SAM riboswitch aptamer (S box leader) from Svornostia abyssi, 99 nucleotides, folded computationally. The source organism's lineage runs through Bacteria, Bacillati, Thermoleophilia, Baekduiaceae and Svornostia. Rfam family: SAM riboswitch aptamer (S box leader). Rfam links the family to the GO term regulation of gene expression. The coordinates come from a structure-prediction model, not an experiment, and the mean pLDDT is 84. It was read from a public genome assembly, where an Rfam model found it.

RNA sequence: GACACAUCCAGAGGGGUGGAGGGACUGGCCCGAUGAAACCCCGGCAACCAUCUCGUCGCAUCAGCGAUGAGAACGGUGCCAAUUCCUGUUAGAUGCGGC
Numbered sequence: 001g002a003c004a005c006a007u008c009c010a011g012a013g014g015g016g017u018g019g020a021g022g023g024a025c026u027g028g029c030c031c032g033a034u035g036a037a038a039c040c041c042c043g044g045c046a047a048c049c050a051u052c053u054c055g056u057c058g059c060a061u062c063a064g065c066g067a068u069g070a071g072a073a074c075g076g077u078g079c080c081a082a083u084u085c086c087u088g089u090u091a092g093a094u095g096c097g098g099c
Base pairs, nucleotide, nucleotide: 001099003097005095006094007093008092013042014041015040016039017038021031022030023029025088027086028085043080044079045078048076049075051072052071053070054069055068056067057066058065059064084091
């Protein structure tokens, strides 16, 4: 990077640097000098992956393995204005997987 699958009306912000943009894009509507983007620090949310605990089922045949439900939150990501802000789209975002 293309592809496949899942999710996207819940949830969670302070500080420092910086100095005018930002919310993907269209049309809207918003946010922003009472400080945008970006970067850094700390904090938090969530539970996709990994890990761990408990339950159920199956396969094993006694070492365990797989599926599934609930829980935990140390690790890998992600996220922390507005329903993906609304809308349109063969759209976008994030995760996981093999290539």